[in-house]
Context: one part of a larger RNA
RNA sequence: GGAUGAACGCUAGCGGCAGGCUUAAUACAUGCAAGUCGAGGGGCAGCAGGAUGGUAGCAAUACCAUUGCUGGCGACCGGCAAACGGGUGAGGAACACGUACACAAUCUUCCCAAAGCAGGGGAAUAACCCGGGGAAACCCGGACUAAUACCCCAUAGUCUAUCGAAGGGGCAUCUCUUUGAUAGUAAAACUCCGGUGGCUUUGGAUGAGUGUGCGCCUGAUUAGGUAGUUGGCGGGGUAACGGCCCACCAAGCCUGCGAUCAGUAACUGGUGUGAGAGCACGACCAGUCACACGGGCACUGAGACACGGGCCCGACUCCUACGGGAGGCAGCAGUAAGGAAUAUUGGUCAAUGGACGCAAGUCUGAACCAGCCAUGCCGCGUGAAGGAUGAAGGUCCUCUGGAUUGUAAACUUCUUUUAUAGGGGACGAAACCCGGGAAUUCUUUCCCGAUUGACGGUACCCUAGGAAUAAGCACCGGCUAACUCCGUGCCAGCAGCCGCGGUAAUACGGAGGGUGCAAGCGUUAUCC
Repeated sequence: GGAUGAACGCUAGCGGCAGGCUUAAUACAUGCAAGUCGAGGGGCAGCAGGAUGGUAGCAAUACCAUUGCUGGCGACCGGCAAACGGGUGAGGAACACGUACACAAUCUUCCCAAAGCAGGGGAAUAACCCGGGGAAACCCGGACUAAUACCCCAUAGUCUAUCGAAGGGGCAUCUCUUUGAUAGUAAAACUCCGGUGGCUUUGGAUGAGUGUGCGCCUGAUUAGGUAGUUGGCGGGGUAACGGCCCACCAAGCCUGCGAUCAGUAACUGGUGUGAGAGCACGACCAGUCACACGGGCACUGAGACACGGGCCCGACUCCUACGGGAGGCAGCAGUAAGGAAUAUUGGUCAAUGGACGCAAGUCUGAACCAGCCAUGCCGCGUGAAGGAUGAAGGUCCUCUGGAUUGUAAACUUCUUUUAUAGGGGACGAAACCCGGGAAUUCUUUCCCGAUUGACGGUACCCUAGGAAUAAGCACCGGCUAACUCCGUGCCAGCAGCCGCGGUAAUACGGAGGGUGCAAGCGUUAUCC
């Protein structure tokens, strides 16, 4: 000198863009953060409508009762989603990450393409109803019922398993193509009749899993470490290879090119600095990994050993009728604590994206916005031109006078960014859906119209008056740009280093003047 997720002191006009618990992975009150589908199902708690009956009334109508008949729909069965998105960096020195390969050792819901299929039957169960237990959480029993829930039979081969034959390829185990035999496993319907779904197989795409080469911090005041340890044979397990696990057999394996142990640490793209080499760092953004009160375990599922699922142990907190129960903010806000220190218990699904749905749509603290903070970067302003009785006042001096503050002010002319007030007022929106039209391979495409904005009456534009609303901070001995006076008298104090102060202090404190930066300026901390 540059830099920062900064803090502190003094000061502070505005805007744009960004950033905002670096400490206690400490504990959490409250609300929200994952639902959706009635075009899978039985139903009808609630709402709206209809029908039937009754009461009042001449009637319109009102009220009561019954009825799933209709729109819909709480709870329930079922499907899909909940493994994404969001948070944090505790652990981990490891194939965790980066990079390059490999899988003749693998899986992949939804999506795309292709081929084919969907015949028949059965038994339950939740809800509802009845009864019971419990303070509650909730639980038990009886009876009824449905399905795209569950089961059985049939049908099927390019599928799976086993055994063969022929040909080709390779990288040891092998693998591919054609073909034969035996055995085995499928399905679900709904509908507004337009369609949407279901099952099997192959290929693709996407996502994931696994292995390997190289790279990857410090310490030898850590030199030996290792019994599932190293390898084999056989099995179990897995989507899959493998001591991953097990029985048996052998005695191996790693290590001075640093094993083991200890300490520290999420990794990378990158960021800061530097001419570079390098050194330091890994906030925000993006990719990967790990974790979800501490530890362990599996279930479901295409995918988890699952942040807002389950079980067990532990610590803690809460409720209790003392018998027993409930909970997990490292999601968004917010609270307490810790700390030098870090924000609102805000708005909207308008856009983008996600889940579900044929769709309308619903949900979405993802996201988009707004609020707070000079935390940073960038931009703008606090006026411009003229103006010498060089005014007054201040300060200083060699003091009838002069120097300086200083074109600075006053004064004249001008401008109105900004601020204030009043008007107008967006882009982000194109669609889906709906209406009309056209083409058409007949199930799609195109055109026109209409509809939709949280931000926001915001940005922006116009008008009005008036210099009107707006400057500080640090420093002035040398390094280092900038000097005098007064006070103090080795005191009070300053200080980054050298050092200054003991009666003429350009170094302390004040004043005048000056220098530097400027809505900031200094100090502290850290890195180069």